[in-house]
């Protein structure tokens, strides 16, 4: 990279720098943008996908596996913090994550 699983109508912004275009992508449209978007970079903060703790189910002789849950925290690995992934149609559509190699 391709192939699998889960999620994508809710939550979370503020400094510094940059300087013209930005909301993946095609059409239409609707919007955010020199009162400085988009991006990067600090720092703050959302949320709970791994971890983690716990309860119950489960296979073991212990140790401990493998599930599960509108359960618990939020030290750590990620992600996210205008608008439903902006909206509607298309397309081997597309991000996050986890497993996996």
């Nucleotide at each position: 990279g391709a192939a699998c699983c889960a999620u994508c109508c809710a939550g979370a912004g503020c400094g510094a720098c940059c300087g013209a275009g930005a909301g993946a992508u095609c059409u239409g449209g609707c919007u955010c943008g020199u009162c400085g978007a988009c991006g990067u970079c600090g720092c703050a903060g959302c949320a709970a996908c791994c971890a983690c703790c716990c309860a119950c189910c489960u296979a073991a002789a212990u140790a401990u596996u493998g599930g599960c849950g509108c359960g618990g925290g939020a030290c750590g690995g990620u992600g996210c913090u205008a608008c439903a992934g902006c909206c509607a149609g298309g397309a081997c559509c597309g991000a996050u994550g986890g497993a996996a190699a």

The RNA shown here (SAM riboswitch aptamer (S box leader)) has 101 nucleotides and comes from Arthrobacter sp. MYb229. Its mean pLDDT, the model's own confidence on a scale to 100, is 80. The model forms 96% of the base pairs in the Rfam consensus. Its Rfam family is "SAM riboswitch aptamer (S box leader)". Its family is annotated with regulation of gene expression in the Gene Ontology.